This is a predicted structure of an 88-nucleotide RNA (c-di-GMP-I riboswitch aptamer) from Sterolibacterium sp.
RNA sequence: ACAGCUGCGGUGCAAACCCGGCGAAAGCCGGUGACGCAAUGCUAAAGGGGCUAAAGAACGUUUUGUUCUAUGCUUGCCAGCUGCCGUA
Numbered sequence: 001a002c003a004g005c006u007g008c009g010g011u012g013c014a015a016a017c018c019c020g021g022c023g024a025a026a027g028c029c030g031g032u033g034a035c036g037c038a039a040u041g042c043u044a045a046a047g048g049g050g051c052u053a054a055a056g057a058a059c060g061u062u063u064u065g066u067u068c069u070a071u072g073c074u075u076g077c078c079a080g081c082u083g084c085c086g087u088a
Base pairs, nucleotide, nucleotide: 012037013036018031019030020029021028022027035076041081042080043079047078048077049074050073051072056068057067058066059065
C1' cells in the first nucleotide's frame, strides 16, 4: 500500500411504487417508503446535455393533425460554487 474479517463512535439526504394536492405536460409539493449518494448541499441569468410543448408560428385539413420553438422542467446527467471528516 492492497484485500478480507471484526469492533467502537458519530451519523445527513431520500429513488421507485402507492396516497393527496398543483400543473397543458415534463414535473413539483406533502405523506409513506428506502434504491442509492462522502457533497444526492447551493446554483437552471456560469456553461452544456436531456425532457415537455400550454401560448405563439408555419404547413396540412377530415375531425382537429404535423413540424418548429422555452419564457416551463431536470442539479439523483455533466458541470460551477461552497462545506465537513480523515490521511499525507

Taxonomically the source falls in Sterolibacterium (Bacteria, Pseudomonadota, Betaproteobacteria, Sterolibacteriaceae).